[in-house]
RNA sequence: UGCUUGCCUGCUGGAGAGAGGCGUCGCCGCGCCGGCCCCGUGCCCGCCGCGCCGCCCACCGAAGGAGCAAACGCCCAGCGCCGUGCCACGGGGGUGGCGGCCGCCGCGUGAAUCUCUCAGGUAAAGCGGACAGCAGGUGUGCC
Numbered sequence: 001u002g003c004u005u006g007c008c009u010g011c012u013g014g015a016g017a018g019a020g021g022c023g024u025c026g027c028c029g030c031g032c033c034g035g036c037c038c039c040g041u042g043c044c045c046g047c048c049g050c051g052c053c054g055c056c057c058a059c060c061g062a063a064g065g066a067g068c069a070a071a072c073g074c075c076c077a078g079c080g081c082c083g084u085g086c087c088a089c090g091g092g093g094g095u096g097g098c099g100g101c102c103g104c105c106g107c108g109u110g111a112a113u114c115u116c117u118c119a120g121g122u123a124a125a126g127c128g129g130a131c132a133g134c135a136g137g138u139g140u141g142c143c
Stems, first nucleotide, its partner, number of pairs: 002142002005139009018057001020056004025051003029047003034044002058122003064118001065116003071109004078104002080101005085095002
């Protein structure tokens, strides 16, 4: 100097699914025939809207979290197979002893935009966002 790979910072791109229902509290507004008549003010009550919070139903997967396939490792308790032993020699069989295994089962490790939906999210916008690209910084490895 070049490449590789991990982390950090900045920029760019970046999906899905509810303007759902109920309730407490707070705030705004309305009540011209609410609270025995008229006016003003305050309070209560009712309704509409908004906000925080809680509960319920439905849904989404791309913060985070969880699950596992191949593969690798472990274990021979069980199954299977092999070897060996079962007084000597030859043949046939049995097996409950001993040992082994690229075996099965079991156990451990084990990825994702897969699966789950704990968490998170569900009009638009904003925020967030796995992942991808670029730039800079820093560490690993190679020439």
Molecule: Glycine riboswitch aptamer
Organism: Tepidimonas taiwanensis